[in-house]
RNA sequence: UUAAUAAAAGGCAAACCCGUACGAAAGUCGGGGACGCAAAGCCACGGGUCUUACGUCAUGAUUAUUCAUGAACUGACAGCCGGGUUGCUUAAG
Numbered sequence: 001u002u003a004a005u006a007a008a009a010g011g012c013a014a015a016c017c018c019g020u021a022c023g024a025a026a027g028u029c030g031g032g033g034a035c036g037c038a039a040a041g042c043c044a045c046g047g048g049u050c051u052u053a054c055g056u057c058a059u060g061a062u063u064a065u066u067c068a069u070g071a072a073c074u075g076a077c078a079g080c081c082g083g084g085u086u087g088c089u090u091a092a093g
Base pairs, nucleotide, nucleotide: 001092002091003090004089011037012036016032017031018030019029021028022027035079041085042084043083045082046081047080048077049076050075056071057070058069059068060067061066
């Protein structure tokens, strides 16, 4: 410098279970657990998926302070894909 077929010292940890934790929710965090992972380290930049309480707007209902539906705003996911960035091991040069 290139690569990730094989391996795994060290590393991470899906589902699921637990919680006087956080959140409106998606989800996050901590403990257990192990399906997997060579970036399953980090960054929401593009696409995607999920969420969208309160508030706003639209429509409808209502006697109504109210309610319902939808939209955007919002938030989450890096273990969905791409991109950026840093790095371990091994192999070859």